Predicted 3D model of a 74-nucleotide RNA (transfer RNA) from a Candidatus Babeliales bacterium. NCBI's taxonomy places the organism under Bacteria, Bacteria candidate phyla, Candidatus Babelota, Candidatus Babeliae, Candidatus Babeliales. The coordinates come from a structure-prediction model, not an experiment, and the mean pLDDT is 82. The RNAcentral record of the sequence draws on ENA. Its Rfam family is "tRNA". By type it is a transfer RNA.
RNA sequence: CGGAGUGUGGCUUAGCCCGGCAAAGCGCCUGUUUUGGGAACAGGAGAUCGUAGGUUCGAAUCCUACCGUUCCGA
Numbered sequence: 001c002g003g004a005g006u007g008u009g010g011c012u013u014a015g016c017c018c019g020g021c022a023a024a025g026c027g028c029c030u031g032u033u034u035u036g037g038g039a040a041c042a043g044g045a046g047a048u049c050g051u052a053g054g055u056u057c058g059a060a061u062c063c064u065a066c067c068g069u070u071c072c073g074a
Base pairs, nucleotide, nucleotide: 001073002072003071004070005069006068007067010026011025012024013023020057028044029043030042031041032040050066051065052064053063054062
């Protein structure tokens, strides 16, 4: 320098192809239960989806540029 993959709650991921309520597990908080802890049960908080634009009635999803990261080639 060229090409490809990847980026979504604290962590691990689904959802993206084919635009329409952001979801699950673990973790965290509260309550019940227990002598206490753990487990179980009930409830709750937490991500405007890497950044900035564009298209659209509507974008995590489509398009463009850039950033982080991984790999391949030179």